This is a predicted complex of two RNAs, RNase P RNA and transfer RNA, with 452 nucleotides together.
Rfam match: Bacterial RNase P class A.
RNA sequence: GCGGAGGGAGAAGGGGUCGCGGACCGGUCGCUACGGCGACCCGGUUCGAGGAAAGUCCGGGCUCCGCAGGGCACGAUGCCGGGUAACGCCCGGGCGUCGAGAGGCGACGGAAAGUGUCACAGAGAUCAGACCGCCGAUGGCGGCUUCGGCCGCACAGGCAAGGGUGAAAAGGUGGGGUAAGAGCCCACCGCGCUCGCCGGUGACGGCAGCGGCACGACAAACCCCAUCGGGAGCAAGGCCAAACAGGAGCGAGCGGUAGCCCGCCGCGUUCGAGCUCCGGGUAGGCUGCAUGAGGCGUCGGGUAACCGGCGUCCCAGAUAGAUGACCCCGCGGGCCUCACGGCCCGUCACAGGACCCGGCUUAUCUCCCUCCGCAUCC
RNA sequence: GGGGCGGUAGCUCAGCUGGCUAGAGCGCUGCGUUCACAUCGCAGAAGUCGGGGGUUCAAGUCCCUCCCGCCCCA
Numbered sequence: 001g002c003g004g005a006g007g008g009a010g011a012a013g014g015g016g017u018c019g020c021g022g023a024c025c026g027g028u029c030g031c032u033a034c035g036g037c038g039a040c041c042c043g044g045u046u047c048g049a050g051g052a053a054a055g056u057c058c059g060g061g062c063u064c065c066g067c068a069g070g071g072c073a074c075g076a077u078g079c080c081g082g083g084u085a086a087c088g089c090c091c092g093g094g095c096g097u098c099g100a101g102a103g104g105c106g107a108c109g110g111a112a113a114g115u116g117u118c119a120c121a122g123a124g125a126u127c128a129g130a131c132c133g134c135c136g137a138u139g140g141c142g143g144c145u146u147c148g149g150c151c152g153c154a155c156a157g158g159c160a161a162g163g164g165u166g167a168a169a170a171g172g173u174g175g176g177g178u179a180a181g182a183g184c185c186c187a188c189c190g191c192g193c194u195c196g197c198c199g200g201u202g203a204c205g206g207c208a209g210c211g212g213c214a215c216g217a218c219a220a221a222c223c224c225c226a227u228c229g230g231g232a233g234c235a236a237g238g239c240c241a242a243a244c245a246g247g248a249g250c251g252a253g254c255g256g257u258a259g260c261c262c263g264c265c266g267c268g269u270u271c272g273a274g275c276u277c278c279g280g281g282u283a284g285g286c287u288g289c290a291u292g293a294g295g296c297g298u299c300g301g302g303u304a305a306c307c308g309g310c311g312u313c314c315c316a317g318a319u320a321g322a323u324g325a326c327c328c329c330g331c332g333g334g335c336c337u338c339a340c341g342g343c344c345c346g347u348c349a350c351a352g353g354a355c356c357c358g359g360c361u362u363a364u365c366u367c368c369c370u371c372c373g374c375a376u377c378c
Numbered sequence: 379g380g381g382g383c384g385g386u387a388g389c390u391c392a393g394c395u396g397g398c399u400a401g402a403g404c405g406c407u408g409c410g411u412u413c414a415c416a417u418c419g420c421a422g423a424a425g426u427c428g429g430g431g432g433u434u435c436a437a438g439u440c441c442c443u444c445c446c447g448c449c450c451c452a
Stems, first nucleotide, its partner, number of pairs: 001374010013329006020048008028039004050350001054361002057359005062233004069262004074229005079093005094108001095106004109224002114222002116218003126170001131163002133159003138156002140153005171189006190213001191211004196207004237287004246278005253267004294313008330347007379451007388404004397435001406422005428444005
């Protein structure tokens, strides 16, 4: 220098003017039950979007429901240990796999519980199979014979090494063995098993012994096992104000409970719950709602995620939704100049709260650090 | 806030429980028929299966994620 891998930080600095939203203080005006309240009036101080505010894909807090019990169904998750309020997230580890490496990725329980699928090709696709091929020891046929046997054919038959098909043909390499072969036998590797021994909390790893190997793949196919899941959502929920008009039909069940059954509770059975249809009214305010699993600093524990102590700070609350425009200095880049300096451009990208947090995913600009490989130079 | 459906050739749609080269109608192109046009007949082209990733021997189909469009309920 080029190519690559992993991680981190920041989203722009200082000041001013005008404009917008909130809070507080003061003034003016109005009302008053004399406590205050309101202004579509004025002034001052102070605060005013994000790392993703986004998608709404997970998990919680909070709130309400007639406390949520049991069974089935349904859904999600799925190596081990830890973190956490919780998670499908994060950290560490194991195993597998990809890469030359730094490193990346893994829905990573069960296929000897059962069912199902494995197209095409191929002889044969799971208690499978013989097309080409090899052999023909044994039996058969033919020939020769010194009568011991030898040679030929490939009919019966044997084999599964080699070829071929396929994603997959079920151990691999080497040797022995054989008519030819084959875990048929042996060595090494691989595989499986052992309540084996050792290490580890564990997943698992190492060693030893046993077994010639029996057991193909798919569970992001059904399924089995284990764990978890009550429902709804700030339009939750609470308070205030305003307005109104009922009628017709069905009707013994309906609701908590979106699926079913049981259980429990509530409402109702002609003074009628609930459902359907027609008609009428309102669509305003306050609260929930900003002190929180909170930010920053520091110390301690832990490999880390994270946890604990101390100190310090208060940091948006709009309601059709407030952040914008401009100027000066600074900063960055380009051009001119020997220089002083001057001129121009930029101060950006993705994008904006709407009950609040923890994650994931996606969008996006810039900078920095560490590591790997190659080339060149010292 | 809660829930559902769809995206396949220029257009409208099939594609079941993964399988061979993804089909159909209309349209388009060429040739024939006709004096010419239409009709008709014959032949043909045309697909990132919305994008990306994964599972699998194999993905339009199964799973995850993102984009776009539509509908329902409160």